Model confidence (mean pLDDT): 85 of 100. The part of an RNA shown here (small-subunit ribosomal RNA, 5' domain) has 517 nucleotides and comes from an uncultured bacterium. It matches the Rfam family "Bacterial small subunit ribosomal RNA". Its family is annotated with structural constituent of ribosome and ribosome in the Gene Ontology.
[in-house]
Context: one part of a larger RNA
């Protein structure tokens, strides 16, 4: 000097950042990814008309009934859109951790004649005609539940056939022309084969095939990447060939066959650590250290495994199968997964609210209108850090009184106090009152800022004074009781222990541990 820092003593304000380093311990609760009726069938609840069963105040009565305000049941019929369903995107983003990893995982630089790529953009084309289902609904029915079965019934931009076919693919050819080994491109020939969906407010948008681009990914190599040799040998899919599968695509990626190979003292294997990296923290600089907050990139989402669905995953809030654990149960069977944002028990020296809000700015879905969004925006806690302000400012000697030394003369606290005058930063109360939003739409926020009253009124400690090192007496103690970072001090006049007066340093902080240059 630096720190996510922690302890102790002590605290008045603001800005702007930062806050589980330890148990990748385990979790009650609530939110954290949903959206489209402009893609489909269907529709509760509600109010509006019509309807008028039924009760029936009241009246009338030949006592048999008639009339009838009123409430107003059931159906119809509009408008109307809640839950759910089917189906299309998003849920591979965005948050969270750092457990594994020494490894093409990162970094830098190359290459892919070996590759993918939804939404976006730009070209060029096309969208005939059919066909079965299904869930949702209904009705039967098993379970305590979670969750099913049966039969019937329906719709799509849901599914599946045929048509169309080229600058597509796949095969056999010819031709040009480049190259970097396999090979690439462009032009041709000829055969086969692959496609579509529609909505609508008529203004549009979606929907298929190709080309290209853009952005995303995958994969290959060059060097570089921590520590031990008290690890010296390691390796059977192991090295490589050739045929096949396998992928988007090269490859022992995987498989059969064949050869016998291939790393290593330029440190292989084995162990121990550890996410890497822009930077960060020191130092003149070289180089040490360290990967917290931001920012790329990798890896994981109770612990191993494993697909599937997609452009994209082997998917943190999907899906199946072991393990553990925890909850529910009618014991038969079932739920769950906070290393997402509070929050809670633990562990620890330690680390915060179970807030507000979608106004900004982003992201997802729709034409849109809006919806959703613990990302984000902010507000709450914490001297944890940086930085910035104040706790007054001027005058003021009978150098007051108190203390504390004292040679008893006086020294010193000290212009310090009181006193006078003044001033208002923050602070206290009162009024306006924003910028973030160019029209609406402002959580923050009656905030920041501003105008005005009021009163020195509310605001200072912490540590050290033997030398290193700025800063000296007195008194208690008497090798006790303590004190220390190193040298050492205490055993009766201790500047070194305790305390007080004084000084010295620094300042809302000051010490102490730690730790790293």
């Nucleotide at each position: 000097g630096a720190c996510g820092a922690a302890c102790g003593c002590u605290g008045g304000c603001g800005g702007c950042g930062u806050g589980c380093c330890u148990a990748a311990c385990a979790c009650a609760u609530g939110c954290a990814a949903g959206u489209c009726g402009a893609g489909c069938g269907g529709g509760a609840a509600a109010u509006u008309u019509u309807g008028g069963a039924a009760u029936g105040a009241g009246g009338c009565u030949u006592c048999g009934g008639c009339c009838g305000a009123a409430u107003g049941a059931a159906g119809g019929a509009a408008u109307g859109g809640a839950g759910a369903g089917c189906g299309g995107c998003g849920g591979a983003c965005g948050g969270g951790u750092g457990a594994g990893u020494a490894a093409c995982g990162c970094g830098u630089g190359a290459g892919g004649a070996a590759c993918c790529u939804g939404c976006c953009c730009u070209a060029u084309g096309g969208a005939g005609g059919g066909g079965g289902a299904u869930a949702a609904c209904g009705u039967c029915u098993g379970g305590a539940a979670a969750c099913g079965g049966g039969c019937g019934c329906u719709a799509a931009u849901a599914c599946c056939g045929c048509a169309u076919a080229a600058c597509g693919u796949u095969a056999a050819g010819g031709a040009a022309u480049c190259a970097c080994a396999u090979g690439g491109u462009u032009c041709u020939u000829u055969a086969a084969c692959c496609a579509a969906a529609g909505a609508u407010u008529u203004a549009u948008u979606g929907c298929c095939a190709u080309a290209g681009g853009a952005u995303g990914g995958c994969c290959u190599c060059g060097c570089g990447u921590c520590u031990g040799a008290u690890u010296a040998g390691c390796u059977a899919g192991u090295u490589g060939g050739u045929a096949g599968g396998g992928u988007a695509a090269c490859g022992g990626c995987c498989u059969a066959c064949c050869a016998a190979g291939g790393c290593g003292a330029c440190g292989a294997u084995c162990a121990g650590u550890a996410g890497c990296c822009g930077a960060a923290c020191u130092g003149a600089g070289a180089g040490g250290u360290u990967g917290a907050u931001c920012g790329g990139c990798c890896a994981c989402a109770u612990u191993g495994g494993g697909a599937c669905u997609g452009a994209g995953a082997c998917a943190c809030g999907g899906c199946c199968c072991a393990g553990a654990c925890u909850c529910c149960u009618a014991c038969g069977g079932g739920a769950g997964g906070c290393a997402g944002c509070a929050g809670u028990g633990g562990g620890g020296a330690a680390u915060a609210u179970u807030g507000c809000g979608c106004a900004a700015u982003g992201g997802g879905g729709g034409a849109a209108a809006c919806c959703c969004u613990g990302a984000c925006g902010c507000a709450g806690c914490a001297a944890c850090g940086c930085c910035g302000c104040g706790u007054g400012a001027a005058g003021g000697a009978a150098g007051a009184a108190g203390g504390c030394c004292u040679u008893c003369g006086g020294g010193u606290u000290g212009u310090a106090a009181a006193c006078u005058u003044u001033u208002g930063u923050c602070u206290u109360c009162g009024g306006g009152g924003a910028c973030g939003a160019u029209a609406a739409u402002g959580a923050c926020g009656g905030u920041a800022c501003c105008c005005g009253a009021g009163g020195a009124g509310g605001a200072a400690g912490c540590c050290a004074c033997g030398g290193c090192u700025a800063a000296c007496u007195a008194c208690g103690u008497g090798c006790c009781a303590g004190c220390a970072g190193c040298c050492g001090c205490g055993g009766u006049a201790a500047u070194a222990c305790g305390u007080a007066g004084g000084u010295g340093g620094c300042a809302a902080g000051c010490g102490u541990u730690g730790u790293c240059c």